[in-house]
Context: one part of a larger RNA
RNA sequence: UGACGGGGACCCGCACAAGUAGCGGAGCAUGUGGUUUAAUUCGAAGCAACGCGAAGAACCUUACCUAAGCUUGACAUCCUUUUGACCGAUGCCUAAUAGCAUCUUUCCCUUCGGGGACAGAAGUGACAGGUGGUGCAUGGUUGUCGUCAGCUCGUGUCGUGAGAUGUUGGGUUAAGUCCCGCAACGAGCGCAACCCCUGCCCGCAGUAGCCAGCACGUUGUGGUGGGCACUCUGCGGGGACUGCCGGGGACAACCCGGAGGAAGGCGGGGACGACGUCAAAUCAUCAUGCCCCUUAUGGCCUGGGCGACACACGUGCUACAAUGGCGCCGACAGAGGGAUGCGAAGCGGCGACGCGGAGCGAACCCCAAAAACGGCGCCCCAGUUCGGAUUGUAGUCUGCAACCCGACUACAUGAAGCCGGAAUCGCUAGUAAUCGCGGAUCAGAACGCCGCGGUGAAUACGUUCCCGGGUCUUGCACU
Numbered sequence: 001u002g003a004c005g006g007g008g009a010c011c012c013g014c015a016c017a018a019g020u021a022g023c024g025g026a027g028c029a030u031g032u033g034g035u036u037u038a039a040u041u042c043g044a045a046g047c048a049a050c051g052c053g054a055a056g057a058a059c060c061u062u063a064c065c066u067a068a069g070c071u072u073g074a075c076a077u078c079c080u081u082u083u084g085a086c087c088g089a090u091g092c093c094u095a096a097u098a099g100c101a102u103c104u105u106u107c108c109c110u111u112c113g114g115g116g117a118c119a120g121a122a123g124u125g126a127c128a129g130g131u132g133g134u135g136c137a138u139g140g141u142u143g144u145c146g147u148c149a150g151c152u153c154g155u156g157u158c159g160u161g162a163g164a165u166g167u168u169g170g171g172u173u174a175a176g177u178c179c180c181g182c183a184a185c186g187a188g189c190g191c192a193a194c195c196c197c198u199g200c201c202c203g204c205a206g207u208a209g210c211c212a213g214c215a216c217g218u219u220g221u222g223g224u225g226g227g228c229a230c231u232c233u234g235c236g237g238g239g240a241c242u243g244c245c246g247g248g249g250a251c252a253a254c255c256c257g258g259a260g261g262a263a264g265g266c267g268g269g270g271a272c273g274a275c276g277u278c279a280a281a282u283c284a285u286c287a288u289g290c291c292c293c294u295u296a297u298g299g300c301c302u303g304g305g306c307g308a309c310a311c312a313c314g315u316g317c318u319a320c321a322a323u324g325g326c327g328c329c330g331a332c333a334g335a336g337g338g339a340u341g342c343g344a345a346g347c348g349g350c351g352a353c354g355c356g357g358a359g360c361g362a363a364c365c366c367c368a369a370a371a372a373c374g375g376c377g378c379c380c381c382a383g384u385u386c387g388g389a390u391u392g393u394a395g396u397c398u399g400c401a402a403c404c405c406g407a408c409u410a411c412a413u414g415a416a417g418c419c420g421g422a423a424u425c426g427c428u429a430g431u432a433a434u435c436g437c438g439g440a441u442c443a444g445a446a447c448g449c450c451g452c453g454g455u456g457a458a459u460a461c462g463u464u465c466c467c468g469g470g471u472c473u474u475g476c477a478c479u
Stems, first nucleotide, its partner, number of pairs: 002478001004475002007473007015463002019427002022424001026318008034309002042053002064304002070298001073127001077126002079123006088103005106117004129293002132291003138287002140282003143278001145276001150189006156165003169180003195270004200238007209228002214225003241264001244258005320420001324379007336367003341360002346355003386417001391412007433455007
């Protein structure tokens, strides 16, 4: 100087408290440990590993195992010889790759000897190749403390020096934010602002919107003429600054109340992460030093495995019902996606789906029905008209192929479960809770993930206590 204290003072944070909904019990999904296995590929490990890398393992992926077969190799550069192509098509054989055979099949220059380009084959060796090791050799990227308010520098001053001062103090703030004071005066990285979305208004623009005002048509619909007024969409601009008033305060910074306003005192949300910490994570995204393999630790393919199951844990989904379940009818979104795509009407099927193909490269057409909700009716507290696991049968679809190991449909079967021990998590407002919708990945395959809107709470006295953090100070056997 730091670090630390079951030392002190002050101050924050869903940290506690006050509330609310859960998890821990059940079934299932998913990840992990363990065990098993020929293999169950590898990594991630308290917070900050465990629906994590996986935004999608039937083959492929795939790195693992088994069996078969390949070696200059699936890929790059160079050399020698040879062919004229490569591509493509057919047949034989194999579990498949591989292997064998047939057909077809270049260009430029030329002294016609040949040379060159490109491609195939053969050969030789240099080499290729390695998801093999080391994240304790590294780059890059990332997590975390932490959106916490801190971390430093120049000059000056003080101290023999390490260092101190500034950055401490009095107020104040979300903030080292600002004000005042001060041997300091300034400055940098952070904070804030500049960027994006959202909330109000205006201007410009109208193949979505409007009978607003007119006209036409109608079974019905902005369907048509016509018009951008409104809604909306897109671009640009305005608007909020403690600007105004009152009170408090040092007349300061600032705080409290009020007016006006769509909005206040940072309006709400996002992007944005200082010096550094954890030899934190990643050599399997990529790059890369060194080490190691080289008829194999490389490469190809078949089948299997990553999906195993006495168990244990994490994260979720569905429930245990009446604020509910079921049936019929009726209403209201937003954000997206769509061309070897989205696929309407109509028809068939109980249904998954099939036939069909209109329209749409999409404010135009389609996915599309939003659901919770409202109205009417049934159920009457029961392991039930709750709950849907499991299993049987019959099917649908994708795909070369659903046995291992897909999703979905119908009928039948109907398990555990009557609100969960100790313990434990999220959330302060359009939030929690609840309800559906879309997208990425993707042939197919989400209860996960990333988004979108609908309905829409309760509570916060307070800072003693638990956890984490900041500033000052004190002790100190550590530095």
Molecule: small-subunit ribosomal RNA, 3' major domain
Organism: uncultured bacterium